Predicted 3D model of a 73-nucleotide RNA (transfer RNA) from a Tepidisphaeraceae bacterium. Its Rfam family is "tRNA". The family's RNA type in Rfam is transfer RNA. Gene Ontology term of the family: triplet codon-amino acid adaptor activity. The sequence is in RNAcentral, with records from ENA. Taxonomically the source falls in Tepidisphaeraceae (Bacteria, Pseudomonadati, Planctomycetota, Tepidisphaerales).

RNA sequence: GCCGCCGUAGCUCAAUUGGCAGAGCACCGGUUUUGUAAACCGGUGGUUGUCGGUUCGACUCCGACCGGCGGCU
Numbered sequence: 001g002c003c004g005c006c007g008u009a010g011c012u013c014a015a016u017u018g019g020c021a022g023a024g025c026a027c028c029g030g031u032u033u034u035g036u037a038a039a040c041c042g043g044u045g046g047u048u049g050u051c052g053g054u055u056c057g058a059c060u061c062c063g064a065c066c067g068g069c070g071g072c073u
Base pairs, nucleotide, nucleotide: 001072002071003070004069005068006067007066010025011024012023013022019056027043028042029041030040031039049065050064051063052062053061
């Protein structure tokens, strides 16, 4: 230098051919317990890497850029 894959909550990851952004863990509150842990119930938390484009509508499609991983030279 060229090619491919990935980037979504604090962490690990879903979201199926474009149509309400979710789960588990963690965190907070509650129930239970003499107390703690566990268990159960509820809750908070997101400019979907950035900037543009297409579209009535974009995590999803297109382009550029940034970062990570791998391959080729």